Two RNAs folded together computationally: RNase P RNA and transfer RNA, 467 nucleotides in total.
RNA sequence: GUAGUCGGUCGGGUGACCGCUGUGGACACGCUACCCUUAAGUAGCGUGGUCAUAGAGGAAAGUCCGAACUCCAGAGAGCGAUGCGCCGGGUAACACCCGGUCAGGGUGACCUGAAGGAAAGUGGCACAGAAAAUAUACCGCUCGUGAAAAUGAGUAAGGGUGAAAAGGUGUGGUAAGAGCGCACCGCGUUGGCCGUAAGGUCGAUGGCAGGCUAAACCCCGCAUGGAGCAAGACCAAAUAGGGAAGCGUCAUUAGGGCUGCUCGCUCGAGGCUUCCGGGUAGGUCGCAUGACUUUGCCAGCAAUGGCAGGGCUAGAGGAAUGGUCGCCGCCGUGCGGCAUGAGCAAUCGUGUCGGAUGGUACAGAAUUCGGCUUACAGUCCGACUGCGACG
RNA sequence: GCCGGUGUAGCUCAGUGGUUAGAGCAUGCGGCUCAUAUCCGCAGUGUCCGGGGUUCGAAUCCCUGCACCGGCACCA
Numbered sequence: 001g002u003a004g005u006c007g008g009u010c011g012g013g014u015g016a017c018c019g020c021u022g023u024g025g026a027c028a029c030g031c032u033a034c035c036c037u038u039a040a041g042u043a044g045c046g047u048g049g050u051c052a053u054a055g056a057g058g059a060a061a062g063u064c065c066g067a068a069c070u071c072c073a074g075a076g077a078g079c080g081a082u083g084c085g086c087c088g089g090g091u092a093a094c095a096c097c098c099g100g101u102c103a104g105g106g107u108g109a110c111c112u113g114a115a116g117g118a119a120a121g122u123g124g125c126a127c128a129g130a131a132a133a134u135a136u137a138c139c140g141c142u143c144g145u146g147a148a149a150a151u152g153a154g155u156a157a158g159g160g161u162g163a164a165a166a167g168g169u170g171u172g173g174u175a176a177g178a179g180c181g182c183a184c185c186g187c188g189u190u191g192g193c194c195g196u197a198a199g200g201u202c203g204a205u206g207g208c209a210g211g212c213u214a215a216a217c218c219c220c221g222c223a224u225g226g227a228g229c230a231a232g233a234c235c236a237a238a239u240a241g242g243g244a245a246g247c248g249u250c251a252u253u254a255g256g257g258c259u260g261c262u263c264g265c266u267c268g269a270g271g272c273u274u275c276c277g278g279g280u281a282g283g284u285c286g287c288a289u290g291a292c293u294u295u296g297c298c299a300g301c302a303a304u305g306g307c308a309g310g311g312c313u314a315g316a317g318g319a320a321u322g323g324u325c326g327c328c329g330c331c332g333u334g335c336g337g338c339a340u341g342a343g344c345a346a347u348c349g350u351g352u353c354g355g356a357u358g359g360u361a362c363a364g365a366a367u368u369c370g371g372c373u374u375a376c377a378g379u380c381c382g383a384c385u386g387c388g389a390c391g
Numbered sequence: 392g393c394c395g396g397u398g399u400a401g402c403u404c405a406g407u408g409g410u411u412a413g414a415g416c417a418u419g420c421g422g423c424u425c426a427u428a429u430c431c432g433c434a435g436u437g438u439c440c441g442g443g444g445u446u447c448g449a450a451u452c453c454c455u456g457c458a459c460c461g462g463c464a465c466c467a
Base pairs, nucleotide, nucleotide: 001387002386003385004384005383006382007381008380010378012328013327014326015325016324017323018322020055021054022053023052024051025050027048028047029046030045031044032043033042034041057362061373062372064371065370066369067368068367069228070227071226072225076263077262078261079260081224082223083222084221085220086100087099088098089097090096101115102113103112104111105110116219117218121217122216123213124212125211138159139158140155141154142153143152144151145150167185168184169183170182171181172180186208187206188205189204190203191202192201193200194199232285233284234283235282242276243275244274245273246272247271255267256266257265258264278466279465280464292311293310294309295308296307297306298305299304329360330359331358332357333356335354336353337352338351339350340349341348342347392463393462394461395460396459397458398457401416402415403414404413409447418434419433420432421431422430440456441455442454443453444452
């Protein structure tokens, strides 16, 4: 210089004018209460303009996981269902994160992996093929019978089929062959050493037995009660406490709850369920100090944790956080000037300056957190790798 | 906001791992008829919503995104 890999940062600035939402201050007006003949005063509420102050994100998104919180009776047992699945650690928790192991990919930095069990059992492997899992003989090869056609036996080395063919390569051996024997590799069993472990490594031993599929059923281990802020609590307002059907009506009954089923427990009376009809569509809380954020130090390879100091940072409810114009920034396009390199030249490349023109994303809190995933104009920083040139 | 479901031909739907995904209606062409309809015959038709994974093999199983649809207030 060029081609890449990984991790992180930011995601417009500023001025003028016009607006929006919350909170607070003083003011004006209205209402209510106290006081009271009234006025004035005090307190509360509401409205209005005014002043001050705060006002979206890295994903606020998808709602895919995990929790907090709230209610169902502080929620029992069995069966089922669902999710997860190498090892160790982190965490409130997780399907997340960190570190490692193994497998696959890449020259490499590095990337990817739902990665337990196929020797518990059941199922599937279409077509093709002789045969798809207790093996088997289509062609071929060898031996026998036969004049030949053919046929009996042996054989998985060779051919052919298929996604996949019964350990692989070599050598010996044989009628031809074959783990039939041997060497190496692979596999199974087992021992030593290293490691917390997954696992690694070095031997010994067995001629080798059981292909693939569990994001097929399943087995093993672990986890999970259900619903969700339209949860739920309180206040206010209004109406026909109406009608129909079913069940039950004094008993461990109907029905409800423990939110899949069964058992078991429990509540249980002018009642329960469903449908039709009627009314209100208001307010307050939940709801903003939190598994919060930031700086420093310490522990740790890291994720993360501990200690000390600082900060307060939206709380709306058809839903605010915006709009217009100017200047600046950033990026792209083409034009002109200057400098420089290549070239005989035309011309081309690079840098810089000027003015022109276009663009400036994805998207927007709605109970709250921790993750994941997806979208995104562009911007900057750091670490590392391959290749080429020069020193 | 919080939950649940659906996506296959122009339309309505089958298909539940295996040859080249089907049916009805619709459409086109031919026949019948003087002509049209009915009727008969033939034909075309698919990114199985997009992307990725598991498997020898995916419309089907799994993950992820997109589009569409539905339900959920309180009182008596």

It holds a member of the Rfam family "Bacterial RNase P class A". The family's RNA type in Rfam is ribozyme.